Glycine riboswitch aptamer from uncultured Sulfitobacter sp., 88 nucleotides, folded computationally. The coordinates come from a structure-prediction model, not an experiment, and the mean pLDDT is 76. The sequence was found by an Rfam model in a public genome assembly.
[in-house]
RNA sequence: ACACAGAUCAUGGGAGAAUCGGCCUCAAGCCGAUGCCGAAGGAGCAACCGCCCCGGAAACUCUCAGGCCAAAGGACCGUGAUCCAACG
Numbered sequence: 001a002c003a004c005a006g007a008u009c010a011u012g013g014g015a016g017a018a019u020c021g022g023c024c025u026c027a028a029g030c031c032g033a034u035g036c037c038g039a040a041g042g043a044g045c046a047a048c049c050g051c052c053c054c055g056g057a058a059a060c061u062c063u064c065a066g067g068c069c070a071a072a073g074g075a076c077c078g079u080g081a082u083c084c085a086a087c088g
Base pairs, nucleotide, nucleotide: 002088006083007082008081009080010079011078012077013076018034019033020032021031022030023029035068036067037066041064042062043061044060048056049055050054
């Protein structure tokens, strides 16, 4: 110096899942009842991994939270910029 894992920012893509009743002219919104979804977050088991005393651990599971027109959000993936290890 390069590349790479990772972090941050920007940007593009980004799923799933309700009904009934009441208030309201309708919609949105609010309330109640029951139901449903998993890809913010959280929790659990564990394949697996490690420096193997102990740790790290999922897109699996749960559904506390969140969500079930749209909007917002959204794991994850792509691109760009910046920072930046070990090994090479």